[in-house]
Molecule: Bacterial RNase P class A
Organism: marine sediment metagenome
RNA sequence: GGUGCGUCGAGGAAAGUCCGAGCUCCACCGGGUAGACUGCCAGGUAACACCUGGGCGCCGUGAGGCGACGGUAAGGGCCACAGAGAAUAGACCGCCCCAAUAGGGGUAAGGGUGAAACGGUGGGGUAAGAGCCCACCGCAUUGCUGGCAACAGCGAUGGCACGGUAACCCCCAGUCGGAGCAAGACCAAGUAAGCGGCGAGGUGUGACCCACACCGUCCAGGUUUUCCUGGGAAGCCGUGGGUAGGUCGCACGAGGUGGUCGGCGACGACCAUCCCAGAUAGAUGACCAUCCGUCCGCACGCGGACGAACAGAACUCGGCUUA
Numbered sequence: 001g002g003u004g005c006g007u008c009g010a011g012g013a014a015a016g017u018c019c020g021a022g023c024u025c026c027a028c029c030g031g032g033u034a035g036a037c038u039g040c041c042a043g044g045u046a047a048c049a050c051c052u053g054g055g056c057g058c059c060g061u062g063a064g065g066c067g068a069c070g071g072u073a074a075g076g077g078c079c080a081c082a083g084a085g086a087a088u089a090g091a092c093c094g095c096c097c098c099a100a101u102a103g104g105g106g107u108a109a110g111g112g113u114g115a116a117a118c119g120g121u122g123g124g125g126u127a128a129g130a131g132c133c134c135a136c137c138g139c140a141u142u143g144c145u146g147g148c149a150a151c152a153g154c155g156a157u158g159g160c161a162c163g164g165u166a167a168c169c170c171c172c173a174g175u176c177g178g179a180g181c182a183a184g185a186c187c188a189a190g191u192a193a194g195c196g197g198c199g200a201g202g203u204g205u206g207a208c209c210c211a212c213a214c215c216g217u218c219c220a221g222g223u224u225u226u227c228c229u230g231g232g233a234a235g236c237c238g239u240g241g242g243u244a245g246g247u248c249g250c251a252c253g254a255g256g257u258g259g260u261c262g263g264c265g266a267c268g269a270c271c272a273u274c275c276c277a278g279a280u281a282g283a284u285g286a287c288c289a290u291c292c293g294u295c296c297g298c299a300c301g302c303g304g305a306c307g308a309a310c311a312g313a314a315c316u317c318g319g320c321u322u323a
Base pairs, nucleotide, nucleotide: 011310015321016320018319019318020317021316022315023180024179025178026177030210031209032208033207035176036175037174038173039172040054041053042052043051044050055069056067057066058065059064070171071170075169076168077165078164079163092111093110094107095106096105097104098103119137120136121135122134123133124132138160139158140157141156142155143154144153145152146151184248185247186246187245194239195238196237197236198235201215202214203213204212218231219230220229221228222227255274256273257272258271259270260269261268262267292307293306294305295304296303297302
């Protein structure tokens, strides 16, 4: 190196690449700005935008389901058309009074427009009406009780600031370096100290600033006050050529399974047990027969159908979403 035999070998989603990490490299004493993400409370977790339990709101007859769920008296933007008027709003129809013909005054309870009309229902009062007054509800402020809390219940005061929208800008609270296994490390091979330009300052983990660290600041000739010429350096820009081969990373893990205990639960602790693909031209197909299983029929001899769908690891894991 070839051949033969035997044995092992893809998921619950391997998909999407939407989150979170492990790991690797860059820099490291760090700080700030910008930017991005999350948004009820309490827990779980390595962590999360995930999961569990609870609260509130909405949907459903119900079992249940959904939630981009901090803030509108910090400020701004927008709310088309219709309509009298859309946030420092407003009088079209109507109602009442004076006039008696026109017109003037009061009104926002009724009607209309609209997705939405500056609290709702009922009563009193009024010329007719209106929180004008009252009761209840709503709202604001506040006390007590229960709860770790979000909140819930009960009460007091007040006729009462308040249209919607923050998956609009914004404010508040919290979190956050960047890039990624095509990361990265090593070996081998190979070309053309490749060429051109700039160069006393330059470089250093996405951007900017500060800080800090590192590299460099040179040589020759002329002039001999200034300066001029050439070369060069840390490094930067452009262009050209070669190589793209091999080894590692690459599977012992926040691992699987079983049991016991704790917990409403997510989950945790302990004990026992197991090692479960590491490819790279990149892995298991189809057909027939037999056995077994399920279903149907039956003359009890048997016959027939089905044994699947979605779909195939490429560093790994926890989720979410989709088929």